[in-house]
RNA sequence: GGGAAAGUAACUCAGUGGUAGAGUAUCUGUUUUGCACUCAGGAAGUCAACGGUUCGAUUCCGUUUUUUUCCA
Numbered sequence: 001g002g003g004a005a006a007g008u009a010a011c012u013c014a015g016u017g018g019u020a021g022a023g024u025a026u027c028u029g030u031u032u033u034g035c036a037c038u039c040a041g042g043a044a045g046u047c048a049a050c051g052g053u054u055c056g057a058u059u060c061c062g063u064u065u066u067u068u069u070c071c072a
Stems, first nucleotide, its partner, number of pairs: 001071007010024004018055001026042004048064005
């Protein structure tokens, strides 16, 4: 320098155009002599940024940016 993939909760990841989710973690309660486990409930999101298409975009298109990877 050229090609490819990825960016969604604190972490790991789903979600192929119509209400943003799961597990772990965290908080409160329950339970226990106490801790852990169990059970119940809660909080936590500018879906990397900007623009475009669409009645409607996390999803489709373009540009930028960060990371990973292949070739040279």
The RNA shown here (transfer RNA) has 72 nucleotides and comes from Candidatus Vidania fulgoroideorum. NCBI's taxonomy places the organism under Bacteria, Pseudomonadati, Pseudomonadota, Betaproteobacteria, Candidatus Vidania. Its Rfam family is "tRNA". Rfam links the family to the GO term triplet codon-amino acid adaptor activity.